[in-house]
Context: one part of a larger RNA
RNA sequence: CACCGCCCGUCACAUCAUGGAAGCCGAUUGCACCCGAAGUCGCCGUGUUAACCGCAAGGAGACAGGCGCCGAAGGUAUGGUUGGUGACUGGGAUGAAGUCGUAACAAGGUAGCCGUAGGGGAACCUGCGGCUGGAUCACCUCCUU
Repeated sequence: CACCGCCCGUCACAUCAUGGAAGCCGAUUGCACCCGAAGUCGCCGUGUUAACCGCAAGGAGACAGGCGCCGAAGGUAUGGUUGGUGACUGGGAUGAAGUCGUAACAAGGUAGCCGUAGGGGAACCUGCGGCUGGAUCACCUCCUU
């Protein structure tokens, strides 16, 4: 403070965080394919070649070179995870006070509440079922004096 009380929801304004969201940007990762450096390895080795073999021719070996496997980076396509951003949108919290009503608290002026369905600017309203944590009146039972 104490019914000139308390109090509910929509709406409007402001601030804050947050959910959804076409899309955009990034990080990371899986699969498939393309390309493929260096390098090892394998094959070839007509070219080159002092040491080994051989009188020599040549051989062996080595090297250049060629091809192949693997292969980093790169590329194409597709998927996962994750971060940021995002027109618009949903409710939430808070706020001195504002708008509309008055739902609840007294029988709160239709008792209230719970579940459910429908409806409605909003609190809510209506139907059905349930509860008393309902006032009042009457009756019954029990307890106390």
Molecule: small-subunit ribosomal RNA, 3' minor domain
Organism: Verrucomicrobiota bacterium